Predicted 3D model of a 71-nucleotide RNA (transfer RNA) from a Rhodovibrionaceae bacterium.

[in-house]
Order: sequence, then structure tokens, then C1' cells
RNA sequence: UGGGGCGUAGCCAAGUGGUAAGGCAGCGGUUUUUGGUACCGCGAUCCCAGGUUCGAUCCCUGGCGCCCCAG
Repeated sequence: UGGGGCGUAGCCAAGUGGUAAGGCAGCGGUUUUUGGUACCGCGAUCCCAGGUUCGAUCCCUGGCGCCCCAG
């Protein structure tokens, strides 16, 4: 410098146009003498900006960061 992939909660991770699942961790509650286990409840304008659209995590453009390949 060119090409490709990825960016979603503290961590992992699904969702690919119709207001974001699940697991671990955290907090609160019930149970328990205490702790642990079990059960219930609580949390994310989705990397940033702009555009398209009635509506964008998803599509388009530009940037930022990380990884891989080539030189």
C1' cells in the first nucleotide's frame, strides 16, 4: 500500500428491515443458623458520523479500532 473478515451489556454470544434471545459475572428478593445450591426479578438508543426508509443492529457512504492474507 492492496484485498478480506470482525465490532451487540463487565465477558461470551444469537439476531441480517418492524422498538435486541441466551449463558457467565453483578445487584435485589425468597429459601437456609451462616455460606453454597435452587427459584424469582433487574440491566445494552447495538464502535462513531451522515444518508436511504413510515421504520436501521441489519442496507449505502465516510471514519475509528482489532485480526488475517499478499507485496
The sequence was found in a public genome assembly. Its mean pLDDT, the model's own confidence on a scale to 100, is 81. Its Rfam family is "tRNA". By type it is a transfer RNA.